[in-house]
C1' cells in the first nucleotide's frame, strides 16, 4: 500500500403479526373504561446456546414473558434482508 472478512453509524428500497370489538364522551378523529389478541422498537428471563483464567464468571437467541409498544385501511414504527456512503478492526 492492498486486503477476503467483520463491526458501528447514516441514507435509500423491501418488511410480518394481532378485534373495522363493546360502552361512553364529541373534537369524526382522538380519549377513557372493559374484554380478547400480537411480537419484529425497547425492556426483562430462574435461558437454548457460545466463550473463558472453568463447578465460577462473562456474552446471550428469531426461545420464553408481554412491562412498554401494537391490533381495518392510511400514516408512523418495525427484528431482519439488499445496495450505497463514512469510520474502525483484520487473516493474507
Nucleotide at each position: 500500500u492492498u486486503g477476503a472478512c467483520u463491526c458501528c453509524g447514516c441514507g435509500c428500497g423491501g418488511g410480518a403479526g394481532a378485534g373495522a370489538g363493546c360502552a361512553g364522551g364529541c373534537u369524526u378523529g382522538c380519549c377513557u373504561g372493559c374484554c380478547g389478541c400480537c411480537g419484529a422498537a425497547g425492556g426483562c428471563g430462574c435461558a437454548a446456546c457460545c466463550g473463558g483464567u472453568c463447578c465460577c464468571c462473562g456474552g446471550a437467541a428469531a426461545c420464553g414473558c408481554u412491562c412498554a409498544g401494537g391490533c381495518a385501511a392510511c400514516a408512523a414504527g418495525g427484528g431482519c434482508c439488499g445496495c450505497g456512503c463514512g469510520g474502525g478492526g483484520a487473516a493474507g